The RNA shown here (FMN riboswitch aptamer (RFN element)) has 171 nucleotides.
This record gives sequence, structure tokens and C1' cells, in this order.
RNA sequence: UAGUCUGUUCAGGGCGAGGUGAAAGUCCUCACUGGCGGUAUGUUCGCGCGCCUGCGCGAACGAGCCCGCAAGCGGCCCGACGGCCAGCGCCUUCGCGGCGUGUGGCCGCGAGCUGCCGAACCGGUGCGACACCGGUGCCAACGGUCAUAGUCCGGAUGAAAGAACAGAGUC
Repeated sequence: UAGUCUGUUCAGGGCGAGGUGAAAGUCCUCACUGGCGGUAUGUUCGCGCGCCUGCGCGAACGAGCCCGCAAGCGGCCCGACGGCCAGCGCCUUCGCGGCGUGUGGCCGCGAGCUGCCGAACCGGUGCGACACCGGUGCCAACGGUCAUAGUCCGGAUGAAAGAACAGAGUC
């Protein structure tokens, strides 16, 4: 010290005002929010060089709509995992009783693979920008609800992309 394995911790924000109505945090007008990794012409800091503006290297931060991932809804397949039911064998104090059993079915849980899964343009600068600056737009699972939900309630005190730390161990 690469890959690898184990453990621990952490890992999502937002309806304020007005209108209509019997009823809306769900509709209409305005408001508000933006997970994780990558990419980088921006910003800041440090070092070196140049000395006039700058150049090079390093670090930190830097995209909701660029690339990918997670969450959500399905499919396939596997499992010496759990539960229930049935079958079979044995036992029986005959009682839908007990024990055993990869024989089958269903459900759950877990691993792997896989399908579906949102949204950006214009101008400026520049060698170079869908990322910077300016402007104008657009998007946001499923179930629930006295009305249709990114913002309320629920699955969820869950899961998880991943982040950090500790340990093991090969070269």
C1' cells in the first nucleotide's frame, strides 16, 4: 500500500399569502424544496514562476433537468433460511395428538440478473460551457384523503446510492 473481506456510525428538503368552493397544505395565481457518485472554462486558499493584466501545480467547494446510481412498481431465477397447509413414515393415552421427512403447494425473508422509471433552452464570456454569468422555462414514485398532492398522512424507528472510521489479510 491496489483490489478483497469484516465491523461500526452516518446517510432528504419543502405550502407562507390570496382566490373558488359545502369541502382543497390536493384545483387556480404567487411562494417554497432539490439524495448519491462522476464530469469542470467557476470561486477560495497554499506553493512556485513571471512580474503589468498573468501562467503552472496542489487542496477544498462547485449541475434537480449532461453521464450514471439509489428510492418506487414489476419479471426471472436461486436458497442445507423462516412460517403455514397438504402428502408420506413411525408412535399413540385415539385427541385435526406427538415425532420425523429437500415430496409438493403457498407466503415471507435474503442473494443474483433484469424491465419500466422525471425535467433545459436562449444570450454572454471563452480555444473550449446543456456545468460559469444573465434571462426565461421545465421536472419531481406508490397508497391514502370531505376534490386532483414534489411540499399533508402512510409503508418508514424501514431500505438504500454512498460517505467516514476501525480492523483483518495478500503482494